[in-house]
FMN riboswitch aptamer (RFN element) from Bradyrhizobium jicamae, 152 nucleotides, folded computationally. NCBI's taxonomy places the organism under Bacteria, Pseudomonadota, Alphaproteobacteria, Hyphomicrobiales, Bradyrhizobium. The prediction has a mean pLDDT of 76.

RNA sequence: CGAUGUUCUCAGGGCGGGGCGAAAAUCCCCACCGGCGGUAAGGGUGUCACAGCCCAAGCCCGCGAGCGCCUUCCUCAAGGAGUGAGGAAGGGUCAGCAGAUUCGGUGCAACUCCGAAGCCGACGGUUACAGUCCGGAUGAAAGAGAACGGUU
Numbered sequence: 001c002g003a004u005g006u007u008c009u010c011a012g013g014g015c016g017g018g019g020c021g022a023a024a025a026u027c028c029c030c031a032c033c034g035g036c037g038g039u040a041a042g043g044g045u046g047u048c049a050c051a052g053c054c055c056a057a058g059c060c061c062g063c064g065a066g067c068g069c070c071u072u073c074c075u076c077a078a079g080g081a082g083u084g085a086g087g088a089a090g091g092g093u094c095a096g097c098a099g100a101u102u103c104g105g106u107g108c109a110a111c112u113c114c115g116a117a118g119c120c121g122a123c124g125g126u127u128a129c130a131g132u133c134c135g136g137a138u139g140a141a142a143g144a145g146a147a148c149g150g151u152u
Base pairs, nucleotide, nucleotide: 005148006147007146008145009144010143016030017029018028019027031132032131033121034120035063036062037061038060042055043054044053045052058119059118066097067096069091070090071089072088073087074086075085076084077083101117102116103115104114105113123135124134125133
């Protein structure tokens, strides 16, 4: 320096004002927010100059949680099978939901820079439809870091 192992720690932000109404942080007008890895013509640092190092995309490429799906188990529906409903645990390959960007400028080169205008956001709950409230969640996890071990 590099393959790899164990343990530990960390790992999501946001409704403020007004309108209608019996009721809305859920509708309408204005507002606010942007997980993780990659990519990078920007920025920083560095060099004589390169190199190197650090930061940089919600809508470019992937990933994650959630829902759904599949498997197993439990409960209920008078008994058995089957079926249905509810619940718990597991799976992560496939595949279903899994979102959303254009225009102008510069340039050899930009969906990443500059300017402008747009667009998107699980499930369950709720006097009324939720990215922003409450809940599963003191959970899980993409991943980030540290310590120790270990082979060459």